[in-house]
RNA sequence: GGGCUCGUAGUUCAGCUGGCUAGAACACUUCAUUUGCAAUGAAGAGGUAGGCGGUUCGAGUCCGCCCGAGUCCA
Numbered sequence: 001g002g003g004c005u006c007g008u009a010g011u012u013c014a015g016c017u018g019g020c021u022a023g024a025a026c027a028c029u030u031c032a033u034u035u036g037c038a039a040u041g042a043a044g045a046g047g048u049a050g051g052c053g054g055u056u057c058g059a060g061u062c063c064g065c066c067c068g069a070g071u072c073c074a
Stems, first nucleotide, its partner, number of pairs: 001073007010026004019057001028044005050066005
């Protein structure tokens, strides 16, 4: 330098061929239980979906460029 894959909540990820409330687990906060902690139960907060632009009535989901990560080739 070139090819391929990937980039969604703090972390690990899901989201089947675009469709309308963006979810799960763990973590976090509050409450119950306990002398206390843990465990358990209940409730809750947290995401402009890497950035910009395009296609479309509508994009996390398709296209382009850039940034970053991994991998292969030179």